[in-house]
Context: one part of a larger RNA
RNA sequence: CUGGGCGUAAAGGGUGCGUAGGUGGCAGGGUAAGUUCGAUGUGAAAUCUCCGGGCUCAACCCGGAAAUGGCAUUGAAUACUAUCCCGCUAGAGGGUUGGAGGGGGGACUGGAAUUCUCGGUGUAGCAGUGAAAUGCGUAGAUAUCGAGAGGAACACCAGUGGCGAAGGCGAGUCCCUGGACAACUCCUGACACUGAGGCACGAAAGCUAGGGGAGCAAACAGGAUUAGAUACCCUGGUAGUCCUAGCCCUAAACGGUGCACAUUUGCUGUGGGCGGAAUCGACCCCGUCCGUGGCGAAGCUAACGCGAUAAAUGUGCCGCCUGGGAAGUACGGUCGCAAGAUUAAAACUC
Numbered sequence: 001c002u003g004g005g006c007g008u009a010a011a012g013g014g015u016g017c018g019u020a021g022g023u024g025g026c027a028g029g030g031u032a033a034g035u036u037c038g039a040u041g042u043g044a045a046a047u048c049u050c051c052g053g054g055c056u057c058a059a060c061c062c063g064g065a066a067a068u069g070g071c072a073u074u075g076a077a078u079a080c081u082a083u084c085c086c087g088c089u090a091g092a093g094g095g096u097u098g099g100a101g102g103g104g105g106g107a108c109u110g111g112a113a114u115u116c117u118c119g120g121u122g123u124a125g126c127a128g129u130g131a132a133a134u135g136c137g138u139a140g141a142u143a144u145c146g147a148g149a150g151g152a153a154c155a156c157c158a159g160u161g162g163c164g165a166a167g168g169c170g171a172g173u174c175c176c177u178g179g180a181c182a183a184c185u186c187c188u189g190a191c192a193c194u195g196a197g198g199c200a201c202g203a204a205a206g207c208u209a210g211g212g213g214a215g216c217a218a219a220c221a222g223g224a225u226u227a228g229a230u231a232c233c234c235u236g237g238u239a240g241u242c243c244u245a246g247c248c249c250u251a252a253a254c255g256g257u258g259c260a261c262a263u264u265u266g267c268u269g270u271g272g273g274c275g276g277a278a279u280c281g282a283c284c285c286c287g288u289c290c291g292u293g294g295c296g297a298a299g300c301u302a303a304c305g306c307g308a309u310a311a312a313u314g315u316g317c318c319g320c321c322u323g324g325g326a327a328g329u330a331c332g333g334u335c336g337c338a339a340g341a342u343u344a345a346a347a348c349u350c
Stems, first nucleotide, its partner, number of pairs: 003322004007304002012318001014201004021194003025088002028085004033081002035077008049065006091191001092188003095184004103177007110154001115149007125136002162169002206247006215241002220236004258317006266295011299306002323350003332343004
């Protein structure tokens, strides 16, 4: 010496399932591959190092020792790892009972609002702005009342409140369906953790085909503003936004914080369950488990801050980083209908 890191400095894969691989609970026995100890053989000589000697010294030469990190054979040991056998229940999974939830898919239904159509009342304005104008309106608008059509979204409840792996999920009812949680401790008996490749899911925009189209609105047109105004403001307005089927596969896909397990003072709010005490009963109170927030001990951190939901202390496995620019680009490969995505440099330059 046997690297240091990844919240904000470069760096956590968008998310899950899972193959190979890596890693793996408690106890007994067998074997002895790894491991440990010994013996034997070998590890050419020269060189190197140390000691001694010879040329007047040195270089050089001679002798001896050491070194030769290793390999093979053989004997022994059995703590750990491995392997085989036999067990265990604390990990993991299953069972029974129960409650919570915008978890997912499908069907049906509802009310408010916008727009449009028809009819009634009614008359000169309406709309819009900083101010205006374009625009709409005597072919009767705006306003108001009634009837109807159609599409999209679901006010209040609503909450650092719930659910989901993430993306995400919010009117109501029914049907199908996934997961988590608690109590009991009945069953299996390590069946586990992670996960290169792989597979699946993945907002918005975009694409293909067929529908649909109320409102909104890239592009576009007009009116303003301005020195100009390919903008901000206004009047319109097409793709799109919606549905079905199929692609695309990206994001400040963020907690900018990978997953799992274990350990480590506390206070306080909130959601779900169970138990206790009390009560007519619910609530309140006490305990406990799971989630979600705030503040903080120790500790950590460059600081900010994190602090049992860790960025503390440890273990296992994966991904990633290694000065700035060129560049997430070129070329090549793979994927895609395309848009492009993914993998991913160098010259040169500071």

A computed fold for a 350-nucleotide part of an RNA from a metagenome, annotated as small-subunit ribosomal RNA, central domain.
The coordinates come from a structure-prediction model, not an experiment, and the mean pLDDT is 89.
It matches the Rfam family "Bacterial small subunit ribosomal RNA".